[in-house]
Molecule: c-di-GMP-I riboswitch aptamer
Organism: Desulfobacteraceae bacterium
């Protein structure tokens, strides 16, 4: 000196929820505010997995310039799991 794993010093992120603003919606920014997290940094153009269906595509159907009903990401969630990259004092 490195790699894995455990504590976790300084510190560092923020769930519900509340306020406000953006979405059709899923959710998402600030701002308050902590359940929790040792990568709860960052990648959705890495692979699954899930939420959502305004527009748009396709399917049916109707009383057809249109309405209705499914089905589908080009929308999201990285605090769902895995994978890629990065970084953290000492000590075991």
């Nucleotide at each position: 000196c490195c790699c894995c794993a455990g504590u976790g010093a300084g510190g560092g992120c923020a769930a519900a929820c509340c306020g406000u603003c953006c979405g059709a919606a899923a959710g998402g920014g600030c701002g308050g505010g902590a359940c929790g997290c040792a990568a709860a940094g960052c990648c959705a153009a890495c692979u699954g997995g899930c939420c959502u269906g305004g527009a748009g595509u396709c399917c049916g159907g109707g009383u057809u310039a249109c309405c209705c009903g499914g089905a589908u990401a080009u929308g999201g969630c990285g605090g769902c799991a895995g994978g890629g990259c990065u970084g953290c004092a000492a000590c075991u």